[in-house]
Context: one part of a larger RNA
RNA sequence: GAUUGAACGCUGGCGGCAUGCUUUACACAUGCAAGUCGAACGGUAGGGGCUUCGGCCUUGAGAGUGGCGAACGGGUGAGUAAUGCAUCGGAACAUACCCAGUCGUGGGGGAUAACGUAGCGAAAGUUACGCUAAUACCGCAUACGUCCUGAGGGAGAAAGCGGGGGACCGAAAGGCCUCGCGCGAUUGGAGUGGCCGAUGUCAGAUUAGCUAGUUGGUGGGGUAAAGGCCUACCAAGGCGACGAUCUGUAGCGGGUCUGAGAGGAUGAUCCGCCACACUGGGACUGAGACACGGCCCAGACUCCUACGGGAGGCAGCAGUGGGGAAUUUUGGACAAUGGGCGCAAGCCUGAUCCAGCCAUGCCGCGUGCGGGAAGAAGGCCUUCGGGUUGUAAACCGCUUUCGGACGGAAAGAAAUCGCCACUCCUAAUACGGGUGGUGGAUGACGGUACCGUAAGAAGAAGCACCGGCUAACUACGUGCCAGCAGCCGCGGUAAUACGUAGGGUGCGAGCGUUAAUC
Numbered sequence: 001g002a003u004u005g006a007a008c009g010c011u012g013g014c015g016g017c018a019u020g021c022u023u024u025a026c027a028c029a030u031g032c033a034a035g036u037c038g039a040a041c042g043g044u045a046g047g048g049g050c051u052u053c054g055g056c057c058u059u060g061a062g063a064g065u066g067g068c069g070a071a072c073g074g075g076u077g078a079g080u081a082a083u084g085c086a087u088c089g090g091a092a093c094a095u096a097c098c099c100a101g102u103c104g105u106g107g108g109g110g111a112u113a114a115c116g117u118a119g120c121g122a123a124a125g126u127u128a129c130g131c132u133a134a135u136a137c138c139g140c141a142u143a144c145g146u147c148c149u150g151a152g153g154g155a156g157a158a159a160g161c162g163g164g165g166g167a168c169c170g171a172a173a174g175g176c177c178u179c180g181c182g183c184g185a186u187u188g189g190a191g192u193g194g195c196c197g198a199u200g201u202c203a204g205a206u207u208a209g210c211u212a213g214u215u216g217g218u219g220g221g222g223u224a225a226a227g228g229c230c231u232a233c234c235a236a237g238g239c240g241a242c243g244a245u246c247u248g249u250a251g252c253g254g255g256u257c258u259g260a261g262a263g264g265a266u267g268a269u270c271c272g273c274c275a276c277a278c279u280g281g282g283a284c285u286g287a288g289a290c291a292c293g294g295c296c297c298a299g300a301c302u303c304c305u306a307c308g309g310g311a312g313g314c315a316g317c318a319g320u321g322g323g324g325a326a327u328u329u330u331g332g333a334c335a336a337u338g339g340g341c342g343c344a345a346g347c348c349u350g351a352u353c354c355a356g357c358c359a360u361g362c363c364g365c366g367u368g369c370g371g372g373a374a375g376a377a378g379g380c381c382u383u384c385g386g387g388u389u390g391u392a393a394a395c396c397g398c399u400u401u402c403g404g405a406c407g408g409a410a411a412g413a414a415a416u417c418g419c420c421a422c423u424c425c426u427a428a429u430a431c432g433g434g435u436g437g438u439g440g441a442u443g444a445c446g447g448u449a450c451c452g453u454a455a456g457a458a459g460a461a462g463c464a465c466c467g468g469c470u471a472a473c474u475a476c477g478u479g480c481c482a483g484c485a486g487c488c489g490c491g492g493u494a495a496u497a498c499g500u501a502g503g504g505u506g507c508g509a510g511c512g513u514u515a516a517u518c
Stems, first nucleotide, its partner, number of pairs: 001518004006514005013365006020357001021323001026321003030318003035068003040065002046059005075276003084201007093193003098189008106140001108138002115130006146155003160181006168175002202248003209239003214236008251273004255266004278299005301312004329355001331354003337351001338349004368398004378389004402459001405453004412445001417439008462507005467488003473502005483490002
C1' cells in the first nucleotide's frame, strides 16, 4: 500500500446492489418448512330436493385402502490426510419418471382396512368377533423377445380408468367401435448413480519399523457389479528413509485476497463433490436410503403421568436462552422461476421471489451556486506598526438534485383456459392431439420504480493528524509530574512531541484504532 463475513471509539443526509453466529456440531418454548390424486377403491358425517315416511335423487368435508412423491429441494463442517477431493483413464454394473422401437393386456380366486358390535387403558394406544371394495394380494392360461441349461429342454407377466359414438344386440348397465391415460415383457437412448486404477493433495523422525484376513491362490458364499467383501483349506507373503506406522491439524475443488510475476495466504456468500442429522449401532421399505422433519435397540438429556406407562430431537425458516468483541424479522406471496402430485382445474412448496433490520462492504448523489473589501465585528498571534481567520460571514441575485407535501403511474404476464380455422386419428362434421388466429383472467413486491406540480437555501459534516519517517505551527498551561508513543524517542520552567486554544494538513458520510493476510 492492498484486502476483510470483521469488531470497537467518535460521528451520521439519501439511494442502488450485495453481505450478515467466523464463538457452544450448546440446549431449545411456539408457529410453519411434503404433500397430492375421487379420472385406482369401498364409502360416512353434513347440506339441498322429493316423499306413499319405507325411502329415493343430488352434492359431498374429514378419516381409511391404494398409487406416486417423501432418497429432490434446504442446513451444517463435527468427522475425514484418504473408503474424500481434483485431473486423466477403465470394466464387471444398476437405473423410477422421460424419449424411440417390438409384442401383449385372456380368464379366475381368497382376504383386509374403513365400518359395525363388545371391551382394555390416565394417556399414547390397543384387543376380539362380524361385513365389504380396488390399478391392494395370489394362482391359472399364453410367451415376439427375456432368463436358466447337461443344448434335449425348462422358467417366468399384466389392471384397469376416463371421454365420445352411427348401425346391430340388450329391460338397463353395457356389449361393440374409437380416442386418451395407464399396466406387463423386452431392446436401444438420454441423463444419473455404484465400482476400479494412475498422478497430485498440511506438519512432526524428540514417531522406524508396521501387518494374521494380514499378502496371494483354490473351492464356496454374497452383491446390481469386480474384489479377502465374507468363509474353509493351502502357501508365506504385503508395506517402509521416494518416509510405512504413529501423533497433531484440516472437509476438497472451481475460486477469493495479495503480488509485476513466480509464489504466499485462504476456502464466508455463488457453483460442483463429500460427510453428517441428539450420541452409538442396526436393518426394513423402495428404482434409489442404511433415510435431517421414517422404523428398531442402547445411552445422555428434556417433558407428560392416575406411577402401571408414554412422548421428543431447529447443523430447515423465523425466534429464545447461553457462549461471545460480534452477526437480522417469531414478516408477505406462490405473481414469476423451479419442484411434488394430478387428464385437468388446482393443491402443497420458510426452495424461491420480495419486503423489514444493520454505514457491514462496494458504487452513486447531496449538504448549494454566482457576486460581495468598510478586508466589518469577534477569536488568535503580535516586534503594537500590524498579521491571520477571510470572499469566509453579513448583504444582493439565482437554482431546487436529494429529502418532505400533493397528483398521475408502469414493465416484470403469457402460458395454462375459452372460441374459430386448418390438419391428424376415426365409420364420424363426436371425443382427443398438433399448428395458427382471436378473446378474457391472473402482481406478493406496491400505489413501488418512474413522471409531473407548488414551496423554500430551506432539513443534511464529521473524524484523525500537524518532532523526523510524513502533508501540516504558533500561544498558553504543566514542569521526568500529568501524560504521549508504530520506530527513533518527547516531558526535570520559554515543550512545533503532554493538555487546551487559534491556525493548518489529510480523508470525507465517514474517519480513526485493534485483529488478521499478502
Background:
A computed fold for a 518-nucleotide part of an RNA from a metagenome, annotated as small-subunit ribosomal RNA, 5' domain. Its mean pLDDT, the model's own confidence on a scale to 100, is 86.